[in-house]
Context: one part of a larger RNA
């Protein structure tokens, strides 16, 4: 390489957009590039295959016939692919309509709790733990009442509920903005799928500059525990956590499951929309059946080493991309490239180490044969034994 794979054994890029490329719905016409067929030319000999022959046999050699790999030219065919012309509506897009949603960005407003400050009340402890101590407190703490400051967060509702490509998104209101589903079947008419490079987004931590700092809290200080305790527990506490602007680009970024399309039993919840009924206090109300889209559980066929998956596939097919090829060394070294740095992306190798499979016999280790690899002998080489 062919092949085989990628939920958990090695392996799906963190996610999306999109360039080249690859692939591409239904009907008809043309052309005939791919494709098929036929004829001609060429494809030196040797080599390959078959038959016959030569050497006592064999290797080997000879003769005859055939084949292989194509290449060029002429003619024919037109199912499929390509090209081109015309048409269609199922894929895709647009329009209109009523709804749903923690989707995003910005601004405003609010709420509980905690901390601090001030005022009032009040007096000796408070706090903390398995038990304690460090710690706070007669400069009046803890506790109760009132006022104020400032930062972060958003109980209940809340739901294997919703939205988003993923990361993620949760007080209320407003402005701007994006996407999806459903219904109508009005318009366009294949405009599509995937996507190497490339681009954008991307939790937390971290970095740069400027703010902010209530609580929590790496590092750090102290008290305990302990043989020790660079920890777990306790008292403090700096970066950070928060905001603005920029960078970083990684996660068990997980459904450990790439995207798109088609097909293949059902049952039962739930969310959004619709159709048709029943009830009605006519309310966006209650309730039943069915359809579409999402999200869960169970389960048949089928799949799987099993766990399990099972119309949200890990089943049966198609297209495109990414990735894997024994463990360690190692996501290391070197080089390149990106970054302020931390580091990211790309990404090896030597030494060393592990492993033979099949058949037969015996059974307590073993023996024999075969395959594979190597060594020697027949003067040399090929070959054969």
């Nucleotide at each position: 390489u062919u092949g085989g794979g990628u939920c958990u054994a090695a392996a799906g890029c963190g996610u999306c957009c999109g360039u080249a490329g690859c692939c591409g719905g239904c009907c008809g016409g043309a052309a005939a590039a791919g494709u098929u067929u036929u004829c001609c030319g060429u494809u030196a000999a040797a080599u390959c295959c078959a038959a016959c022959g030569a050497u006592c046999c064999a290797a080997u050699c000879g003769u005859u016939g055939g084949g292989c790999c194509g290449c060029g030219g002429g003619g024919a065919a037109u199912a499929c692919u390509c090209u081109u012309c015309g048409g269609c509506u199922u894929g895709g897009g647009g329009g209109c309509g009523a709804g749903g949603g923690a989707g995003g960005u910005c601004g405003g407003c609010g709420g509980u709790a905690g901390u601090c400050u001030c005022g009032g009340g009040g007096u000796a402890g408070g706090g903390g733990c398995g038990a304690a101590a460090u710690c706070c407190u007669a400069u009046a703490a803890u506790c109760c009442c009132g006022a104020g400051a400032g930062g972060a967060c958003c109980a209940c509702c809340a739901g294997u509920g919703g939205c988003g490509a993923a990361g993620g998104c949760g007080g209320c209101c407003g402005a701007c903005u994006a996407a999806a589903g459903c219904g109508c079947g009005c318009c366009c008419g294949a405009c599509g799928g995937u996507g190497a490079g490339g681009g954008a987004c991307g939790a937390a931590a971290g970095c740069u500059g400027g703010g902010g700092g209530a609580g929590c809290g790496a590092a750090c200080g102290g008290g305990a525990u302990u043989a020790g305790a660079u920890a777990c527990c306790c008292c403090g506490g700096u970066a950070g956590u928060c905001c603005c602007a920029g960078c970083u680009g990684u996660a068990a970024a997980c459904g450990a499951u790439g995207c798109a399309g088609g097909c293949u039993a059902g049952g039962u919840g739930u969310u959004g929309g619709g159709a048709c009924g029943g009830c009605c206090a006519c309310g966006a109300g209650c309730u039943g059946u069915c359809c579409c889209a999402g999200u869960g559980c169970c389960g048949c066929a089928g799949g799987g080493a099993a766990g399990c998956c099972a119309u949200u596939a890990a089943g049966c097919c198609u297209g495109c991309c990414a990735c894997c090829u024994g463990g360690g060394g190692a996501g290391u070294a070197c080089g390149g490239u990106c970054g302020c740095a931390a580091g990211g992306c790309u990404g090896a190798a030597u030494u060393c180490u592990c492993u033979u499979u099949g058949a037969g016999c015996a059974u307590u280790u073993g023996c024999u044969c075969g395959a594979g690899a190597g060594a020697c002998a027949g003067u040399u080489g090929a070959c054969u034994u």

Model confidence (mean pLDDT): 83 of 100. Small-subunit ribosomal RNA, central domain from a groundwater metagenome, 385 nucleotides, folded computationally.